[in-house]
Bacterial RNase P class A from Kribbia dieselivorans NBRC 106261, 372 nucleotides, folded computationally. The sequence was found by an Rfam model in a public genome assembly. Model confidence (mean pLDDT): 76 of 100. The organism belongs to Kribbia dieselivorans, within Bacteria.
RNA sequence: UGAGUCGACCGGACGGUCGCGUCGGUGCUCCGGCACCGCCGAGGAAAGUCCGGGCUCCACAGGGCAGGGUGGUGGCCAACAGCCACCCGGGGUGACCCGCGGGACAGUGCCACAGAAAACAGACCGCCGGCUUCGGCCGGUCAGGGUGAAACGGUGGUGUAAGAGACCACCAGCGAUCCGGGUGACCGGAUCGGCUCGGUAAACCCCACCCGGAGCAAGUCCAGACAGUGUGCGUUCGAGGGCGGCCCGCCCGAGUACACGGGUAGGACGCUGGAGGCGGCCGGCAACGGUCGCCCGAGAUGGAUGACCGUCAUCCGGGAACCGGCGACGGCGCCCGGUACACAGGACCCGGCUUACAGGUCGGCUCAUCCC
Numbered sequence: 001u002g003a004g005u006c007g008a009c010c011g012g013a014c015g016g017u018c019g020c021g022u023c024g025g026u027g028c029u030c031c032g033g034c035a036c037c038g039c040c041g042a043g044g045a046a047a048g049u050c051c052g053g054g055c056u057c058c059a060c061a062g063g064g065c066a067g068g069g070u071g072g073u074g075g076c077c078a079a080c081a082g083c084c085a086c087c088c089g090g091g092g093u094g095a096c097c098c099g100c101g102g103g104a105c106a107g108u109g110c111c112a113c114a115g116a117a118a119a120c121a122g123a124c125c126g127c128c129g130g131c132u133u134c135g136g137c138c139g140g141u142c143a144g145g146g147u148g149a150a151a152c153g154g155u156g157g158u159g160u161a162a163g164a165g166a167c168c169a170c171c172a173g174c175g176a177u178c179c180g181g182g183u184g185a186c187c188g189g190a191u192c193g194g195c196u197c198g199g200u201a202a203a204c205c206c207c208a209c210c211c212g213g214a215g216c217a218a219g220u221c222c223a224g225a226c227a228g229u230g231u232g233c234g235u236u237c238g239a240g241g242g243c244g245g246c247c248c249g250c251c252c253g254a255g256u257a258c259a260c261g262g263g264u265a266g267g268a269c270g271c272u273g274g275a276g277g278c279g280g281c282c283g284g285c286a287a288c289g290g291u292c293g294c295c296c297g298a299g300a301u302g303g304a305u306g307a308c309c310g311u312c313a314u315c316c317g318g319g320a321a322c323c324g325g326c327g328a329c330g331g332c333g334c335c336c337g338g339u340a341c342a343c344a345g346g347a348c349c350c351g352g353c354u355u356a357c358a359g360g361u362c363g364g365c366u367c368a369u370c371c372c
Base pairs, nucleotide, nucleotide: 001368002367003366004365005364006363007362008361009360010359012312013311014310015309016308017307018306020041021040023038024037025036026035027034028033043343047354048353050352051351052350053349054348055215056214057213058212062248063247064246065245067211068210069209070208071207072086073085074084075083076082087101088099089098090097091096102206103205107204108203109200110199111198124145125144126141127140128139129138130137131136153171154170155169156168157167158166172196174193175192176191177190178189179188180187181186219269220268221267222266228260229259230258231257232256233255240252241251242250276295277294278293279292280291281290282289283288315338316337317336318335319334322331323330324329
């Protein structure tokens, strides 16, 4: 200097004119409200509604079945399918990235085509032996070749008619016993052994652990209005209800289910001070935690924050000149033109995840090249 990889951040500012919303203050009022002044007034994703909660209401007496979620270990957190660290496997020269990461010896299913054969098989070409009417037939073998994503360990040798873990040495794998390291998942090592009998569970399944429901249109309070009729079932031989499904059981229970018809529907709270934000110090590899200090940044309800002008910032393109350095190279300022730009707007709140984003800024690390 270039490329890569990981992390963090910005995505406008100032002034003027006019115009909005909550709240506060002053004044006026025909009590309906009006005028003026002032503080404040969207996001990193407010989006998707995919997870987890806070909060609110219903239930809680229990058992079972079905269903759903998670799936290496340890830690963080209110919790999580999140985050951090580590282990194993895979990718990459590397920094790093990826993982629905327990089980194939409980069972079932699938592995097209090709191939002899795809699960407990198999004999196509070939090799060897015997016979032969010379067309071939019988037996042995699967080491070599072929097919395929994958073919019952690999290399070398002994042995054999030819060959094969049949046997041997070394290696890989699996199992057993033991030692060392680690909280652990696991890692390393030693000895011995049958010599070695696929893959797929993001297929069904098995195993382990976990799981009440509904949601701010939740709900609380005030105000207002009200008209019933019919049918079915039922009143202790129990309709209906107890809001994830079903069954058993338990509890409440005199009215309930449906259809038609009538009336009211305004306001306050919930609603923003929080598992909050920022900064210092301490602990921890880190996620994060502790402590001290400071701050209070929309609360709308047919639903507010906008428009115009000017000057810049930033960025892009071009140009001239200069400065720094031994060098590779780098840099402030100036001139001209363009740009004012991306994704995009709350509605109870918070922690995550995912998706979108014009143009940029900073930092760590890896690799390559160049200079000294």